RNA sequence: ACCGAUAAAGGCAAACCCACCGAAAGGUGGGGACGCAAAGCUACGGGUCUAAAGCCGCAAGGCCAUGACCGCCGGGUUGCCGAAG
Numbered sequence: 001a002c003c004g005a006u007a008a009a010g011g012c013a014a015a016c017c018c019a020c021c022g023a024a025a026g027g028u029g030g031g032g033a034c035g036c037a038a039a040g041c042u043a044c045g046g047g048u049c050u051a052a053a054g055c056c057g058c059a060a061g062g063c064c065a066u067g068a069c070c071g072c073c074g075g076g077u078u079g080c081c082g083a084a085g
Base pairs, nucleotide, nucleotide: 002085003082004081011036012035016031017030018029019028020027021026034071040077041076042075044074045073046072047069048068049067054063055062056061
């Protein structure tokens, strides 16, 4: 360094519930733990979600990211511990 243990110390926190913010997706805080060795950070590539404004439509509705998700997959970047190999 790779790697990742029925190790140790610590960390994060899905679903669900409550409050607040948001048009929504979703976010923040509290409770709560399904899980996680980067489940730290970063929308850079792919992907997914939403559609307020805008455009199309007689209407129903459709299209659209400049909105969002890193706990979907990659990339970038920082980092705790140390058995076996």